Predicted 3D model of a 266-nucleotide RNA (Bacterial large signal recognition particle RNA) from an Acidimicrobiia bacterium. The model forms 85% of the base pairs in the Rfam consensus. The RNAcentral record of the sequence draws on ENA. The gene name in the source record is ffs.
[in-house]
RNA sequence: CCGUGCUAGGCGGGGAGCUCGUGGUGCCCUGUACCUCCAACCCACGUACGGAGGGCUGAACUCCCGCCCGAGGCCCGGGACGCUGCACGAUCGGUCCCGCGCACGGCGUCGAGGGCCGGGUCCUGCGCAACAGAGCCCCGCGAACCGAGUCAGGUCCGGAAGGAAGCAGCUCUCAGCGGAUCGUUCCGUGUGCCGCAGGCAAGCCUGGCCUGAGCCGUGUCGGAUCACCGGUCCGCGGCGCCCCCGAGUCGACGGUGGGUGCACGG
Numbered sequence: 001c002c003g004u005g006c007u008a009g010g011c012g013g014g015g016a017g018c019u020c021g022u023g024g025u026g027c028c029c030u031g032u033a034c035c036u037c038c039a040a041c042c043c044a045c046g047u048a049c050g051g052a053g054g055g056c057u058g059a060a061c062u063c064c065c066g067c068c069c070g071a072g073g074c075c076c077g078g079g080a081c082g083c084u085g086c087a088c089g090a091u092c093g094g095u096c097c098c099g100c101g102c103a104c105g106g107c108g109u110c111g112a113g114g115g116c117c118g119g120g121u122c123c124u125g126c127g128c129a130a131c132a133g134a135g136c137c138c139c140g141c142g143a144a145c146c147g148a149g150u151c152a153g154g155u156c157c158g159g160a161a162g163g164a165a166g167c168a169g170c171u172c173u174c175a176g177c178g179g180a181u182c183g184u185u186c187c188g189u190g191u192g193c194c195g196c197a198g199g200c201a202a203g204c205c206u207g208g209c210c211u212g213a214g215c216c217g218u219g220u221c222g223g224a225u226c227a228c229c230g231g232u233c234c235g236c237g238g239c240g241c242c243c244c245c246g247a248g249u250c251g252a253c254g255g256u257g258g259g260u261g262c263a264c265g266g
Stems, first nucleotide, its partner, number of pairs: 001266006009057003012030004020046005034054005063259006072250003076246004081240006089233007097223003101220007113211009122199006128192002130189002133186004138179004147172004155164003
């Protein structure tokens, strides 16, 4: 060095999570890599590298170690985006305010606008009226006994004279029912071209007097202001999203360098 037969080893690995810790089942990445059974209030174990059974391969493409690359995970920071809180600042638009601004329209010496006096609308109280309800008054009905009067008959007491209670009937009335609504009392009211008294900030309507040329609407221009409304931006903070960037850490696949047997025969 070659051949044959064996053995160690190998037949996937990694990240996060779980755990006191390690491995596995479950999740994710890598990418293809024997089979069966078991396991999340879980299974096995204690420097560990799942447990049980079977199979294949086998000293190198394959096993072991170092280095490089780097999918992906975890963690930290920054940025973007979304939501939200606080703070108030800037700016824009609108409302409000100002201008004897401008344009158009309307009203105006047949009196604009303003001032003074009064009335109404409005509120409160009282009165009156109206309406509604109830009571009284009026009319009628109305009590088997347990209401009244009168009580035939009958009953009772009495020797008698006489007396007593009392059903039916008749009359009357209570409670109640019905009618009538003229009168009267009480209570009430989404009532009133009603009256009296009081109030009355503003508005509206209206009468009288004075004054005497403006007033109103729409649009627009300019100003002022932050009182109100809306939009945009700036500042500080919180949460989310998982998009981008950076740092750290572990690191699959891949690449590269090195390492690792035994027996027999030639």